[in-house]
The RNA shown here (FMN riboswitch aptamer (RFN element)) has 145 nucleotides and comes from Albidovulum aestuarii. It was read from a public genome assembly, where an Rfam model found it. Taxonomically the source falls in Albidovulum (Bacteria, Pseudomonadati, Alphaproteobacteria, Rhodobacterales).

RNA sequence: CCUCGUUCUCAGGGCGGGGUGCAAUUCCCCACCGGCGGUAUGGGGGAAACCCCGAGCCCGCGAGCGCCCCGGCGAAAGCUGGGGGUCAGCAGACCCGGUGAGAGGCCGGGGCCGACGGUGACAGUCCGGAUGGAAGAGAACGUGC
Numbered sequence: 001c002c003u004c005g006u007u008c009u010c011a012g013g014g015c016g017g018g019g020u021g022c023a024a025u026u027c028c029c030c031a032c033c034g035g036c037g038g039u040a041u042g043g044g045g046g047a048a049a050c051c052c053c054g055a056g057c058c059c060g061c062g063a064g065c066g067c068c069c070c071g072g073c074g075a076a077a078g079c080u081g082g083g084g085g086u087c088a089g090c091a092g093a094c095c096c097g098g099u100g101a102g103a104g105g106c107c108g109g110g111g112c113c114g115a116c117g118g119u120g121a122c123a124g125u126c127c128g129g130a131u132g133g134a135a136g137a138g139a140a141c142g143u144g145c
Base pairs, nucleotide, nucleotide: 004142005141006140007139008138009137010136016030017029018028019027031125032124033114034113035061036060037059038058042053043052044051045050056112057111064090065089066087067084068083069082070081071080072079073078094110095109096108097107098106116128117127118126
């Protein structure tokens, strides 16, 4: 430093009301939503060992965009098919008070964030790539110890 193989299944939520306007689920006011693994001063169970649940903004990961490589069309701009994923640029976003030995997680309060393309008007919530991909979760069979 590494510590298994094959197959299969599953794997994302959300615009309700009002305003302006010819036109907006895109703007404005009020609302609504929170993938996966980890962590755990919270909660639950147990006699105990221990088990279960518990973070959008703490640590990571994923899709998407960008980037790189190979190809197609094109005079070019550009469009498009395939591949890569520590290339890591975008990859987002939290404070105050309380409790406490300790808070990033608990309690209270107030904030903040959300790919790309489309659109009669700017989109986390509509439509599209996507009947796709995928972090990962699980099952069956097998191999080794």